[in-house]
A computed fold for a 113-nucleotide RNA from a Chloroflexota bacterium, annotated as SAM riboswitch aptamer (S box leader). The model forms 97% of the base pairs in the Rfam consensus. The sequence was found by an Rfam model in a public genome assembly. It matches the Rfam family "SAM riboswitch aptamer (S box leader)". About the family: The SAM riboswitch is found upstream of a number of genes which code for proteins involved in methionine or cysteine biosynthesis in Gram-positive bacteria.

Parts: sequence; C1' cells; structure tokens
RNA sequence: CUCUCAUCCAGAGCGGUGGAGGGAACGGCCCUUAGAAGCCCGGCAACCGGUCCGAUUCUUCGGAGAACGGUGCCAACUCCGGCCCCCCGAUAUAUCGGGGGGACAGAUGAGAG
Repeated sequence: CUCUCAUCCAGAGCGGUGGAGGGAACGGCCCUUAGAAGCCCGGCAACCGGUCCGAUUCUUCGGAGAACGGUGCCAACUCCGGCCCCCCGAUAUAUCGGGGGGACAGAUGAGAG
C1' cells in the first nucleotide's frame, strides 16, 4: 500500500508543557491567545492477548470483567453535506426546506497478501 471481516448516536482532565493552529480532503459550519497542534501526565473503552463463568459438533461460540500486555480513543453522530431511494411541506414544476434509509469516502481493530 491492497484485500477481507467487525465497529463507528455511549464514554473520557477546570492538570503540566507548548506557543498558532485545528476539526482527513473539498464545500460548509465550527473550535481556538478566556490558549490550537504536538509532547508528558491523567482518563475512557474493551478490538486483540490475558483473566473468570457457561456452552460446545473440540474447535469455536456466548457472557462477565479490566490488575496486566498490544493498539485505539478523550468538542460537535464519523460535526454536517456531496451520489441514489422513500416520506412530509413549499413551489414560478425548475427547484428549495425538513425527516428517514442506503451507497461513496474516511477512521479504528483483527486477519491475509
């Protein structure tokens, strides 16, 4: 980097450092010197390992839990939208607004190449 599978409406600091940016890209809309990113500490969670319980067609499945290891995460639903479909409303019938579902894209984990 590519592919497969799973998940993405919950949760997490009034700390230290740092000094201007950040929210993937684009378009919006936001956050930010009342202090951004990064780093440290702290925390959340439970994807993998580990632990405990149960089932099992003996290899897996379900549940619990979080001391420990590997990641991850800690504004806003993945902040919202772009493509398609459905419903409601408006309409100058072009389109606009609202709601829902699905794609696309992305993120994270586990596995494979």